[in-house]
Molecule: transfer RNA
Organism: Paenibacillus roseus
């Protein structure tokens, strides 16, 4: 230097069925429990790599850009 694939809570080979409320599961936070701590229960915070186009409407299309991975060179 070309081609391809991929990026969604801290974490995951992670989900969302022709575009229409973004969820799981561990880990966290607070309460309840205990003498304390674990567990156990109740509850709560936390998210589309980026920028830009398409649509009433985009995690989901379409382009650029970056990072990972791979293959040819």
């Nucleotide at each position: 230097g070309g081609g391809g694939a991929u990026g969604u809570a801290g974490u995951u080979u992670c989900a969302a069925u022709u575009g229409g409320u973004a969820g799981a599961a561990c880990a966290u936070g607070u309460g309840c429990u205990u003498u304390g701590c674990a567990c156990g229960c109740a509850u709560g915070a936390a998210g589309a790599g980026u920028c830009g186009g398409u649509u009433c409407g985009a995690g989901u299309c379409c382009g650029g850009u970056c990072g990972u991975c791979u293959c040819c060179a």